A computed fold for a 72-nucleotide RNA from a Candidatus Uhrbacteria bacterium, annotated as transfer RNA. The source organism's lineage runs through Bacteria, Bacteria candidate phyla and Candidatus Uhriibacteriota. Its Rfam family is "tRNA". Its family is annotated with triplet codon-amino acid adaptor activity in the Gene Ontology. By type it is a transfer RNA. Rfam's curators write: Transfer RNA (tRNA) molecules are approximately 80 nucleotides in length. Its mean pLDDT, the model's own confidence on a scale to 100, is 81.
[in-house]
RNA sequence: GCGGGUAUCGUAUAGUGGCUAUUAUAUGGGCUUCCCAAGCCUAUGAGAGGGGUUCGAUUCCCCUUACCCGCU
Numbered sequence: 001g002c003g004g005g006u007a008u009c010g011u012a013u014a015g016u017g018g019c020u021a022u023u024a025u026a027u028g029g030g031c032u033u034c035c036c037a038a039g040c041c042u043a044u045g046a047g048a049g050g051g052g053u054u055c056g057a058u059u060c061c062c063c064u065u066a067c068c069c070g071c072u
Stems, first nucleotide, its partner, number of pairs: 001071007010025003018055001026044006048064005
């Protein structure tokens, strides 16, 4: 330099053109217990950046950025 892939709550993930975005974990609160642990309930918190297509984009397309893989 060329080609391919990935980017989603603090962390790890699911999913799909109709989002009020899933689950686990973490954190805060409550219940339970003599206390702790475990368990249950509840709250908090997210689609890399920009542009396009569309009534509507996390999803489709393009570019950029970061990382990974391969080729030279």